[in-house]
Molecule: c-di-GMP-I riboswitch aptamer
Organism: Acaryochloris thomasi RCC1774
RNA sequence: UCCCCGAAAAGGCAACUUAUUCCGAAAGGAUAAGACGCAAACUCGCAGUCCUAAAUCACCAUCAGGUAAGAAUGAAGGUGAAUGGACGAUGCCAGUACCGAA
Numbered sequence: 001u002c003c004c005c006g007a008a009a010a011g012g013c014a015a016c017u018u019a020u021u022c023c024g025a026a027a028g029g030a031u032a033a034g035a036c037g038c039a040a041a042c043u044c045g046c047a048g049u050c051c052u053a054a055a056u057c058a059c060c061a062u063c064a065g066g067u068a069a070g071a072a073u074g075a076a077g078g079u080g081a082a083u084g085g086a087c088g089a090u091g092c093c094a095g096u097a098c099c100g101a102a
Base pairs, nucleotide, nucleotide: 005100006099012038013037016034017033018032019031020030022029023028036088042095043094045092046091047090048087049086050085051084055083056081057080058079059078060077062075063074064073
């Protein structure tokens, strides 16, 4: 010096709780305080699982509409779908990182 490793101390992150004239449709996020825990509970990407459905799209049936009969179109409703999110009880790939005994 490098790799494995993980005692001490410093620093770091922060489940959860509380708070907020904060963001969002929602799920959820942000910020502050305390704090369970974490040596990658750092970052990018892919996959997976889970959550949400305002807008949008598809389908369903109803009403309006219009017609010879229809269609277009419109309305409120239902179902489904991530372009929205979470992963601190997921995996893979790549890149990086604090301190230092045995």